The prediction has a mean pLDDT of 88. Predicted 3D model of a 350-nucleotide part of an RNA (small-subunit ribosomal RNA, central domain) from an uncultured bacterium. Rfam family: Bacterial small subunit ribosomal RNA. Rfam links the family to the GO terms structural constituent of ribosome and ribosome.
Context: one part of a larger RNA
RNA sequence: CUGGGCGUAAAGAGAGCGUAGGCGGUUUGGAAAGUCAUUUGUGAAAGCUCCUGGCUCAACUAGGAGAGGUCAAGUGAAACUUCCUGACUUGAGGACGGUAGAGGUAAGCGGAAUUCUUGGUGUAGCGGUGAAAUGCGUAGAUGUCAAGAAGAACACCAGAGGCGAAGGCGGCUUACUGGGCCGUUUCUGACGCUGAGGCUCGAGAGCGUGGGUAGCAAACAGGAUUAGAUACCCUGGUAGUCCACGCCGUAAACGAUGGAUACUAGGUAUGGAGGGUAUCGACCCCUUCCGUGCCGAAGCUAACGCGAUAAGUAUCCCGCCUGGGGAGUACGGCCGCAAGGCUAAAACUC
Numbered sequence: 001c002u003g004g005g006c007g008u009a010a011a012g013a014g015a016g017c018g019u020a021g022g023c024g025g026u027u028u029g030g031a032a033a034g035u036c037a038u039u040u041g042u043g044a045a046a047g048c049u050c051c052u053g054g055c056u057c058a059a060c061u062a063g064g065a066g067a068g069g070u071c072a073a074g075u076g077a078a079a080c081u082u083c084c085u086g087a088c089u090u091g092a093g094g095a096c097g098g099u100a101g102a103g104g105u106a107a108g109c110g111g112a113a114u115u116c117u118u119g120g121u122g123u124a125g126c127g128g129u130g131a132a133a134u135g136c137g138u139a140g141a142u143g144u145c146a147a148g149a150a151g152a153a154c155a156c157c158a159g160a161g162g163c164g165a166a167g168g169c170g171g172c173u174u175a176c177u178g179g180g181c182c183g184u185u186u187c188u189g190a191c192g193c194u195g196a197g198g199c200u201c202g203a204g205a206g207c208g209u210g211g212g213u214a215g216c217a218a219a220c221a222g223g224a225u226u227a228g229a230u231a232c233c234c235u236g237g238u239a240g241u242c243c244a245c246g247c248c249g250u251a252a253a254c255g256a257u258g259g260a261u262a263c264u265a266g267g268u269a270u271g272g273a274g275g276g277u278a279u280c281g282a283c284c285c286c287u288u289c290c291g292u293g294c295c296g297a298a299g300c301u302a303a304c305g306c307g308a309u310a311a312g313u314a315u316c317c318c319g320c321c322u323g324g325g326g327a328g329u330a331c332g333g334c335c336g337c338a339a340g341g342c343u344a345a346a347a348c349u350c
Base pairs, nucleotide, nucleotide: 003322004321005320006319007304008303012318014201015200016199017198021194022193023192025088026087027086029084030083031082033081034080035077036076037075038074039073040072041071042069048066049065050064051063052062053061054060091191092188093187094186095184096183097182098181099180103177104176105175106174107173108172109171110154114150115149116148117147118146119145120144121143125136126135162169163168206247207246208245209244210243211242215241216240220236221235222234223233258317259316260315261314262313263312266295267294268293269292270291271290272289273288274287275286276285299306300305323350324349325348332343333342334341335340
C1' cells in the first nucleotide's frame, strides 16, 4: 500500500528492435461515447446526519426531514477528450548536395619485438633475488652476426580526441555494409513517443567439436621465505588466452543516473559541419547547428554534489523499491551438454 520514492540510503531492467496497450502537433465541419446541465423513475427497512419526543440522563429507542449512485431512461449544451470528415507543416520520414569517424564483416599485406631452429664468432659462465636457490651451460650456454620458422599483438601518431544502442572498437590496403552530422527548404503529410509479453545483440570466464599454440599463464611441480606458507618472490608449466562453428547470458554490464519532448544566466576548452567578416591565401575574429569535457546564475539536494549532456521546471510511457538477517536461498516451473541462469518465498530471528 488511493502514499512516498529510485546518482551515493532499498530501488533504472546490460543494451536495442518491436506486439498489445497507454499517451499524442495546428486547423474546418459533423457526431455526441466520455464530460456538463436538467427532468422523470428508482436507490426497501435498519444504519448515517439534522430536528423533535420517550425511558430520571446516556447508551437505547419512536416520529419527521435530509444525505447517500460508476444507477436507468428522456431532453439539451459542444469548450475539452474521443470518433468521422476535409485541410496544414512546425513533429516524424524521404529526396538532393556535402562531410568526419579505432562503427561492423571478410580477404590480403607490413614492420618492430619474442621464442625456437640452423650456421658463423667466441669462452665460462648465464639467469634470477631483498639475499639466494631450484633452473640453463664445456654435449659450448649467455653475448654477438646472418639466415629460416611460428604464433600473437599492433610502439610513435594518441588527445580530458573519435565511432557505436550497449557490450565494445586502434598497423596498412581492398571489397561489402550500418548509423550520424551539416546544408538546400525540394517531396510525403502526424506517418509520432513509450513499450507488458516477445525477439535480437551482449566483456571476461566457462562448455562442445575440430584446428592452432610464440609469449603469457589458473591448476600443478620444484626453489626460497616462514613457527607454518596449501600464499606473496623465483625457476618451470598444462588448461586457457588465438581461429572456425555451436552453446552459455553473467559483471562495480557504472554516469552505480530508463527512454522521449519542451522550457530555464553565463564562461571556457575541444571534435564535426555551415554562414559572415577579413585576407593573395591559410590563420584570427563574429555567428548557427550537432557532439564531448571543465567551471558556474537561478533552482534542486539530507549532505556530497547536480547545474542546457540536470540530479532544475513540466508532460507521456516503461522498469523497479517498501526494515536487517534468513536469501537472490529453498521448492516448483522455464532455459542449459554441464557449470549454472531466470523467476522467487516461508518458518525462524533481531